[in-house]
Context: one part of a larger RNA
RNA sequence: UGACGGGACCCCGCACAAGCGGUGGAUUAUGUUGUUUAAUUCGACGCAACGCGAAGAACCUUACCAGGCCUUGACAUACUCGGCGCAAAGCUCUAGAGAUAGAGUGGAGGUUAUCCGGGAUACAGGUGGUGCAUGGUUGUCGUCAGCUCGUGUCGUGAGAUGUUGGGUUAAGUCCCGCAACGAGCGCAACCCUUGUCUUUAGUUACCAUCAUUCAGUUGGGGACUCUAGAGAGACUGCCGGUGAUAAACCGGAGGAAGGUGGGGAUGACGUCAAAUCAUCAUGCCCCUUAUGGCCUGGGCUACAAACGUAAUACAAUGGCGUAUACAGAGGGAAGCGAAACUGCGAAGUUAAGCGAAUCCCUUAAAACAGGUCCCAGUUCGGAUUGUAGGCUGCAACUCGCCUACAUGAAGUCGGAAUCGCUAGUAAUCGCAGGUCAGCAUACUGCGGUGAAUACGUUCCCGGGCCUUGUACA
Numbered sequence: 001u002g003a004c005g006g007g008a009c010c011c012c013g014c015a016c017a018a019g020c021g022g023u024g025g026a027u028u029a030u031g032u033u034g035u036u037u038a039a040u041u042c043g044a045c046g047c048a049a050c051g052c053g054a055a056g057a058a059c060c061u062u063a064c065c066a067g068g069c070c071u072u073g074a075c076a077u078a079c080u081c082g083g084c085g086c087a088a089a090g091c092u093c094u095a096g097a098g099a100u101a102g103a104g105u106g107g108a109g110g111u112u113a114u115c116c117g118g119g120a121u122a123c124a125g126g127u128g129g130u131g132c133a134u135g136g137u138u139g140u141c142g143u144c145a146g147c148u149c150g151u152g153u154c155g156u157g158a159g160a161u162g163u164u165g166g167g168u169u170a171a172g173u174c175c176c177g178c179a180a181c182g183a184g185c186g187c188a189a190c191c192c193u194u195g196u197c198u199u200u201a202g203u204u205a206c207c208a209u210c211a212u213u214c215a216g217u218u219g220g221g222g223a224c225u226c227u228a229g230a231g232a233g234a235c236u237g238c239c240g241g242u243g244a245u246a247a248a249c250c251g252g253a254g255g256a257a258g259g260u261g262g263g264g265a266u267g268a269c270g271u272c273a274a275a276u277c278a279u280c281a282u283g284c285c286c287c288u289u290a291u292g293g294c295c296u297g298g299g300c301u302a303c304a305a306a307c308g309u310a311a312u313a314c315a316a317u318g319g320c321g322u323a324u325a326c327a328g329a330g331g332g333a334a335g336c337g338a339a340a341c342u343g344c345g346a347a348g349u350u351a352a353g354c355g356a357a358u359c360c361c362u363u364a365a366a367a368c369a370g371g372u373c374c375c376a377g378u379u380c381g382g383a384u385u386g387u388a389g390g391c392u393g394c395a396a397c398u399c400g401c402c403u404a405c406a407u408g409a410a411g412u413c414g415g416a417a418u419c420g421c422u423a424g425u426a427a428u429c430g431c432a433g434g435u436c437a438g439c440a441u442a443c444u445g446c447g448g449u450g451a452a453u454a455c456g457u458u459c460c461c462g463g464g465c466c467u468u469g470u471a472c473a
Base pairs, nucleotide, nucleotide: 001473002472003470004469005468007467010464011463012462013461015457016456019421020420021419022418023417026312027311028310029309030308031307032306033305034303035302042053043052064298065297066296067295068294069293070292073123077122078121079119080118081117082116083115086110090105091104092103093102094101095100125287126286128285129284130283134281135280136276137275138274139272141270146185147184148183149182150181151180152161153160154159165176166175167174191264192263193262194261196232197231198230199229200228201227202226206221207220210219211218235258238252239251240250241249242248314414318373319372320371322369330361331360332359335354336353340349341348342347380411385406386405387404388403389402390401391400427449428448429447430446431445432444433443
């Protein structure tokens, strides 16, 4: 100087407390362990692995296994030989599980070998090893308020000072004081979005007035909404009080908004030999008729059990059926697909419009109204199973999703323990998107309805400043 302390002081955080809703019990989905297996490819392991890499394993993917094949190779560069009466891909036929082999057809490009085939050698190739050889990227402490430097001064020196102290702040934020004076990376601001107003513009959006219609449908309008450009607006600016006459704090006015207005992006010096050689790149080591390459089938989907994360429930603040209202944000051409017709339905047939403020996905659902059920393992709950169908796709047996009818399991609110959340939040309700042929209870977004509680900092956990002890570095 650090680190540590079941030392002390001060401060903060959904850290506790006060509340609301969960997990832990049930069933299912999914990930992991374990076990099994020819293989169940690999990685990730306290917080910070376990709906994680994977924004989507039937084949492919695919790295794993079995079998069948290739050996200058699926791919790159270089050499040599042959090719116009030549000759690639593709297509057809035959054999085969296919890779592949043979035959026919075909006629890109080349003819100055840049194209094809044969050969030989350098080499290719490796999701093989090492993340404890590395780059790059990422997690974490933590959006915590810290981490440093120059010159000066002090100390023999390691170092100290500045950065400590008195206040204050979300903040090393600012003020005052001070052997310090300044500066840098962080904080804040500048960026995006949302909340108010003005103005410009007015189609595909809008409709107050005037006509018109089934319908903003049409004429028309440029007010309103909205869209998207440019501006304004918030700065402790104003007033009162407190304070050291400071910084600031408390209250008030005005205002759409008040003291960082809400949300996002933004992550200092560093820590964990943290994660990744399987995104990629890369040193070294290893394989080279195989640890490389191609194919068919299987596996990654196994199943006594354990754990994590979710979905659905156990019901009456509810279930069911009838009627009926209101979003936002997205996506659409090998696409979204209206209307009509067929079907109980999944869906099908035909097909308008739309590269979309125009058309479509697209009826939002909870809510509300009235009806029924009457506390039951039920008109709760929907697992499981059977039958018949639909869709995608060469192909749904292993192993997809959906529909109808039938079946109707556990479950009556969950032990010890444990998690999230402070406001348009929790809870609850649906919608969309990416991935994607098909497959979503996951993920990422979007809006609808919309609470309770916070006395406070004694305690638990994590963190910050200062101080103290130390046989630790």

About this RNA
A computed fold for a 473-nucleotide part of an RNA from an uncultured bacterium, annotated as small-subunit ribosomal RNA, 3' major domain. The prediction has a mean pLDDT of 84.